[in-house]
RNA sequence: UCAUCCAGAGCAAUCGAGGGAAUGGCCCUAUGACGUUGCGGCAACCCCCUACGCGGGAAGGUGCCAAGUCCAGCGGAAUGUAUCCGGCAGAUGA
Numbered sequence: 001u002c003a004u005c006c007a008g009a010g011c012a013a014u015c016g017a018g019g020g021a022a023u024g025g026c027c028c029u030a031u032g033a034c035g036u037u038g039c040g041g042c043a044a045c046c047c048c049c050u051a052c053g054c055g056g057g058a059a060g061g062u063g064c065c066a067a068g069u070c071c072a073g074c075g076g077a078a079u080g081u082a083u084c085c086g087g088c089a090g091a092u093g094a
Base pairs, nucleotide, nucleotide: 001094002093003092004091005090010039011038012037013036014035018028019027020026023072024071025070040065041064042063045061046060047057048056049055069089074086075085076084077083
């Protein structure tokens, strides 16, 4: 810089108090979270095949496996409650 982010996919061991990026909410967590390790899985960015297509695959490199990026913050539409679109920030890949 570009693309994607309303889908999908968890058990065990270990550790022991925080964690969900930050702020505000709201959640998760001693019925053991978060992290780490093992195994398993999801997805299909790179990759592989290709009659090259919005097709197929999953050995390898990443990524991911609570909640829509958990929600919101800024602008607009609409409205007085929620909703939609865009932006900011962030994450992942190339």
The RNA shown here (SAM riboswitch aptamer (S box leader)) has 94 nucleotides and comes from Megasphaera hominis. Rfam family: SAM riboswitch aptamer (S box leader). Rfam links the family to the GO term regulation of gene expression. Model confidence (mean pLDDT): 80 of 100. The RNAcentral record of the sequence draws on MGnify.